Overview
Predicted 3D model of RNase P RNA and transfer RNA as a complex of 439 nucleotides. Model confidence (mean pLDDT): 76 of 100. It holds a member of the Rfam family "Bacterial RNase P class A". It is annotated as a ribozyme.

RNA sequence: CGAGUUGGCCGGGUGAUCGCGGCACGAGAGUGUCGAGGAAAGUCCGGGCUCCAUGGGGCAAGGUGGUGGGUAACGCCCACCCGGGGUGACCCGCGGGACAGUGCCACAGAAAACAGACCGCCUCGAGUGAUCGAGGUAAGGGUGAAACGGUGGUGUAAGAGACCACCAGCGCGGCAGGUGACUGCCGCGGCUAGGUAAACCCCACCUGGAGCAAGGCCAAGAGGAUCGCUUGCGAUCUGCGCAGACGAGCUGCCCGCUCAAUGUCUGCGGGUAGGCCGCACCAGGCCACUGGCAACAGUGGUCGCAGAUGGAUGAUCACCCUCGGCUAUGCCGAGACAGAACCCGGCUUACAGGCCAACUCGUCCC
RNA sequence: GCACCGCUAGCUCAACUGGCAGAGCAGCUGACUCUUAAUCAGCGGGUUGGGGGUUCAAGUCCCUCGCGGUGUA
Numbered sequence: 001c002g003a004g005u006u007g008g009c010c011g012g013g014u015g016a017u018c019g020c021g022g023c024a025c026g027a028g029a030g031u032g033u034c035g036a037g038g039a040a041a042g043u044c045c046g047g048g049c050u051c052c053a054u055g056g057g058g059c060a061a062g063g064u065g066g067u068g069g070g071u072a073a074c075g076c077c078c079a080c081c082c083g084g085g086g087u088g089a090c091c092c093g094c095g096g097g098a099c100a101g102u103g104c105c106a107c108a109g110a111a112a113a114c115a116g117a118c119c120g121c122c123u124c125g126a127g128u129g130a131u132c133g134a135g136g137u138a139a140g141g142g143u144g145a146a147a148c149g150g151u152g153g154u155g156u157a158a159g160a161g162a163c164c165a166c167c168a169g170c171g172c173g174g175c176a177g178g179u180g181a182c183u184g185c186c187g188c189g190g191c192u193a194g195g196u197a198a199a200c201c202c203c204a205c206c207u208g209g210a211g212c213a214a215g216g217c218c219a220a221g222a223g224g225a226u227c228g229c230u231u232g233c234g235a236u237c238u239g240c241g242c243a244g245a246c247g248a249g250c251u252g253c254c255c256g257c258u259c260a261a262u263g264u265c266u267g268c269g270g271g272u273a274g275g276c277c278g279c280a281c282c283a284g285g286c287c288a289c290u291g292g293c294a295a296c297a298g299u300g301g302u303c304g305c306a307g308a309u310g311g312a313u314g315a316u317c318a319c320c321c322u323c324g325g326c327u328a329u330g331c332c333g334a335g336a337c338a339g340a341a342c343c344c345g346g347c348u349u350a351c352a353g354g355c356c357a358a359c360u361c362g363u364c365c366c
Numbered sequence: 367g368c369a370c371c372g373c374u375a376g377c378u379c380a381a382c383u384g385g386c387a388g389a390g391c392a393g394c395u396g397a398c399u400c401u402u403a404a405u406c407a408g409c410g411g412g413u414u415g416g417g418g419g420u421u422c423a424a425g426u427c428c429c430u431c432g433c434g435g436u437g438u439a
Base pairs, nucleotide, nucleotide: 001362002361003360004359005358006357007356008355009354010353012320013319014318015317016316017315018314020035021034022033023032024031025030037337041348042347044346045345046344047343048342049211050210051209052208056255057254058253059252061207062206063205064204065203066080067079068078069077070076081095082093083092084091085090096202097201101200102199103196104195105194118141119140120137121136122135123134124133125132126131149167150166151165152164153163154162168192169191170189171188172187173186174185175184176183177182215277216276217275218274223238224237225236226235227234228233229232240269241268242267243266244265245264246263247259248258249257250256279310282304284303285302286301287300288299289298290297291296321335322334323333324332325331326330367438368437369436370435371434372433373432376391377390378389379388385422393409394408395407396406397405415431416430417429418428419427
């Protein structure tokens, strides 16, 4: 210098004027202060919060899937192991089990998992012969994504782990390293075992249901039920109307238990509605130190940081920044993706342009 | 908010338990006819919404994204 890998960051700036919403102060006019994002998005996971349920037993259903750690938790993150890809930095992996069982493996091929034999090879028999029959064999040919270890030798009628040497794999045992997944070495066994679990399934672990329209308080009315007494008042609960069906509940089902026609379920029709809280302070941001390879944790300091009528967060001008075009010391145009709605931690997806750091490969120079 | 469904030829739909993607209509060519329609014969047309993965093999199984739609309160 060129090509690349990984991680992180910014994503227009300053000022003026006018306007919108929240909060604070003020009698008021008004003043002060704050006011979108890295994804606020998709709603794919996990948690907080709230209500309902929550005596027991059994069966289902769903999810996760190497190991160790982090975390409130996770399907997330970090580190490592194994497998695959790349010259390399590095990247990718739903990465438990196929000697518990079942299923599937199209076409081709003799045969697709039980082993078996089309061509071929060999032996015997028949036949003048072409050839036929019986048996042996699996080395060779051919098919396929995949054919029951590979190479060489011994052996044989021909052959074959039948036997031997080496190599590859598997299982068992031992030693060493590691918390572990796992790795290395040694010995033994001819043991040679197909793939598929993102097919059913098995194993281990996890999971109660619903969701802020959760839910709570107040106000206004009118019907019903229960209880109380002072008998017409109070308290509590429930509640739109009609029709139909049925015992109902324990929020998947069964056993079992409990309660009881004022219940439950279904269908059709109608209705969209007062206020306040929940609701903006937090598993919170930033800085420093300490521990840790890291994710992260601890201690100290500092900051207060959007919020609704589920509805504000804008516009204009000036100067500057970046990019593009041109009639070029200026003029014109453009400035991505997108926009909170109960709140957090992740993942995924979208994103003009730009910046920084570390590392790798190639070429040249010193 | 919650729970789901669909996407295949120009249009409407098939494709079983993963195994050569098909049918009707439409289109094109030819025949018949004086001509057209109808009829007959033949032909073309597919990134199975996009991307990635599992598998020998994916429309089908898994993940993710996009578009469209339904139910419920």